The prediction has a mean pLDDT of 82. This is a predicted structure of a 75-nucleotide RNA (transfer RNA) from Euryarchaeota archaeon UBA202. Rfam family: tRNA. Its family is annotated with triplet codon-amino acid adaptor activity in the Gene Ontology. NCBI's taxonomy places the organism under Archaea, Methanobacteriati, Methanobacteriota. It was read from a public genome assembly.
This record gives sequence, C1' cells and structure tokens, in this order.
RNA sequence: GGGCCCAUAGCUUAGCUUGGUUGGAGCACCCGGCUGAUAACCGGGAGGUCGAGAGUUCGAAUCUCUCUGGGCCCA
Repeated sequence: GGGCCCAUAGCUUAGCUUGGUUGGAGCACCCGGCUGAUAACCGGGAGGUCGAGAGUUCGAAUCUCUCUGGGCCCA
C1' cells in the first nucleotide's frame, strides 16, 4: 500500500441476511421476599446517542458512503 471481518447496557451477546408497533437475554448492580446469617433461589427495578458523521426512505441497529478504533490475510 491492497483486501476482508468486527464495533449494540458495566461485561458477554441476540436482532442486521429480507428496513416496520415500545431493541431483548445472561451475568453484574439496586430494592424486596426467603434464611439465625451468607450464598443459592423467587419477585421487581434501573441501565442503550445500537462507534461517529452524512445519505436513501413515510420509516434505519438493519441499506449506501466517509471517518475512527480493533483484528486477520497478502505485499
């Protein structure tokens, strides 16, 4: 220098292929129950600019372009 892949909650991630009603889950966190107490278990809750910007569209996590960060391959 060229090509490809990845980025979603504190962590690990589903959803993207085929755009469509409020984007879910596990763990962790907070509150309550249970217990002599802790853990486990049960119930509830909070937590997301979907990496950034732009475009297409009635509508974008999803499609297109650019950029940023990370990884792999070739030279």